Context: one part of a larger RNA
Molecule: large-subunit ribosomal RNA, domain V
Organism: candidate division WS6 bacterium GW2011_GWF2_39_15
């Protein structure tokens, strides 16, 4: 060269497992709650199942009483009618005494004496006259009945204990004593409370997602001279206001400066010059406007009803402009001028649904109820083309469909930062820019940092540090060879050249990294998926558990801390090492 054997693992973005991290689905699911809607379960309060009596209270009828004081009048005169006689041995007048009522004068019932007369008419005061009688008002007190409540008492329902009997039966019927009792339990309507349960919803855009911001509507740029164009580009604004700030008709001319003029001034009002606009325009920018759209009076409602040729803009929905006609108005002398405001933001679809007007359908027939047509009310529906009348969180306990359309590593671009060099030479070095120092600037390699992009890789490219093996680059730490010094010598500085070899042990820390301790000639910087995990480790970071502290109602979070926490026998290719045969 060609075939073996025995080893090694650097490669085959090796193999496994449709990536758990990310992110993305108008996916799922477990959990939270003062997210939404609702449902069991608590419960009020009313009916039913549900029956008796009794007292209290109220409320009504009835019946018996009592009560009723302006001032004058004997004196406590409710109203109204009748009225010349009423009571009275069935006990008048009057004495004591109790009760109730009271405006404190007195009234009414009663008991016990008392033994025969009391009041009324009349006359007087007065609005109104008394004895008696009958209805009645006011307040109030007894009773009869009824009906409300509430308490209490019963037994009869319901509901339970217990003995017995079917019966050899912890159910259940019967029978019996007992407890409780019309409560309680049920049932039916209402209201509260109600993550225990349940179905759900929690928006998008985004130089990755979350945190922030923003979401419609109007003006400038950007916008490349028609129109129109993006971005989490660069600036401002609107969600209105006006009965005049609208129409008309007629007059007027600003801002500023100089000038001159009592208080008065840099600036009030007032005269004169200059002054096309440097003012003013409700209210942002723009584009407009002095013939005015700017500024003032008059005098008025076209901020009008029905229409609309023809245009503009849009995917549509929808928006905008608009002569002309009819009809009824304002102003103007008239010719015309007005269908709001100089113009361009000052906003909201469909259903539902207010009010007001027609009288079209209106379920045998008339009416109605309802509907439909004009007009009009009610959305920060602002996530503003408005998914529902209604909607928050949380997963490290997680699943599933996907994406390298999109983040963490690593590559790659790029070089803002970072490293390093060279220009310029201030300024220090006593003098002296360049032995050394090198401000403020300004160029240029590199690709070892921390960004940016988001190209390969999400049907996986394992992630720090260590241990092992190394191999490069030189911008060289030591040793070599040289310049130049502010190099006397020694020792340094600083620059050329130069990649042969070298380039420690330990302590603390998971640590690179650093501080320290002893040496050294030094104890280099880097690169090689921040070399090496199909070579080891697994201290740390990054799974499921558990504690603390912050957050947060809670589930649960936290580049905070804290203990624990599965590294996968066989090497097919290239590639290496050793060895055998041809």
């Nucleotide at each position: 060269c060609c075939c073996g054997u025995a080893c090694c693992a650097g490669g085959a973005c090796a193999a496994a497992a449709a990536g758990a991290c990310c992110c993305c689905g108008u996916g799922g699911a477990g959990c939270u709650u003062u997210a939404c809607u609702g449902c069991a379960g608590c419960u009020u309060u009313g009916c039913a199942u549900u029956g008796a009596a009794a007292u209290u209270a109220g409320g009504c009828u009835c019946u018996a009483g009592u009560u009723g004081u302006a001032g004058a009048g004997c004196a406590u005169a409710g109203g109204u009618g009748g009225g010349a006689g009423a009571c009275u041995u069935u006990g008048a007048a009057c004495c004591a005494g109790a009760u109730u009522c009271g405006u404190c004068a007195g009234g009414a019932u009663u008991u016990g004496g008392g033994g025969a007369g009391u009041c009324a008419c009349c006359a007087g005061u007065g609005u109104a006259a008394u004895a008696c009688c009958a209805c009645c008002c006011u307040a109030u007190u007894g009773g009869c009945g009824u009906u409300u409540a509430a308490u209490u008492u019963c037994u009869c329902a319901c509901c339970u204990u217990u003995g017995c009997c079917g019966u050899u039966a912890c159910c259940c019927g019967g029978c019996a004593a007992g407890g409780a009792a019309a409560c309680a339990g049920u049932g039916c309507a209402c209201g509260g409370c109600g993550g225990g349960c349940a179905g759900u919803u929690u928006g998008a855009c985004u130089g990755g997602g979350g945190c922030g911001g923003u979401u419609g509507c109007u003006u400038g740029c950007a916008a490349a001279a028609g129109a129109g164009u993006a971005a989490c580009g660069c600036a401002a604004g609107c969600g209105u206001a006006c009965a005049a700030a609208g129409g008309u008709c007629a007059c007027c001319u600003c801002a500023a400066u100089c000038c001159g003029g009592a208080u008065g001034g840099a600036a009030a009002u007032c005269g004169g010059a200059u002054g096309a606009a440097g003012a003013g325009u409700a209210c942002a920018u723009a584009a407009g406007c002095a013939u005015a759209a700017g500024g003032u009076g008059g005098c008025u409602u076209u901020a009008c009803u029905g229409u609309g040729a023809g245009g503009g803009a849009g995917a549509c929905a929808u928006c905008c402009c608009g002569a002309g006609c009819a009809g009824u108005u304002g102003c103007g002398a008239a010719a015309g001028c007005a269908g709001g405001u100089u113009u361009a933001a000052g906003u909201g679809a469909c259903c539902c649904u207010u009010u007001g007007g027609c009288a079209g359908a209106a379920u045998g027939u008339g009416g109605a109820a309802u509907c439909g047509c004009c007009a009009u009310u009610g959305u920060u529906u602002a996530a503003c083309g408005g998914a529902u009348a209604u909607a928050a969180g949380u997963u490290a306990c997680c699943c599933c469909g996907g994406g390298g359309a999109u983040a963490a590593c690593a590559g790659g671009c790029u070089g803002g930062u970072g490293g390093u060099g060279c220009c310029c030479g201030a300024u220090a070095g006593u003098u002296c820019a360049u032995a050394u120092u090198g401000a403020c600037g300004g160029c240029a390699c590199c690709g070892u940092u921390c960004g940016g992009c988001a190209c390969c890789u999400c049907g996986a490219u394992g992630u720090c540090g260590g241990c092992u093996c190394g191999u490069c680059a030189c911008a060289u730490c030591c040793u070599g060879g040289g310049a130049g010094u502010g190099g006397a010598u020694a020792a340094g500085c600083u620059c050329c050249c130069a990649a042969g070899g070298g380039u420690u042990g330990g302590a603390c820390u998971g640590u690179u990294c650093g501080u320290c301790c002893a040496u050294u000639a030094a104890a280099g910087u880097g690169g090689c998926a921040c070399g090496u995990g199909a070579g080891c480790u697994g201290g740390g970071u990054u799974c499921a558990g558990a504690c603390c502290g912050u957050c947060g109602u809670g589930a649960g979070c936290c580049a905070g801390g804290u203990c624990g926490g599965u590294c996968u026998c066989u090497a097919u290719c290239c590639g290496g090492u050793a060895u055998g045969g041809g």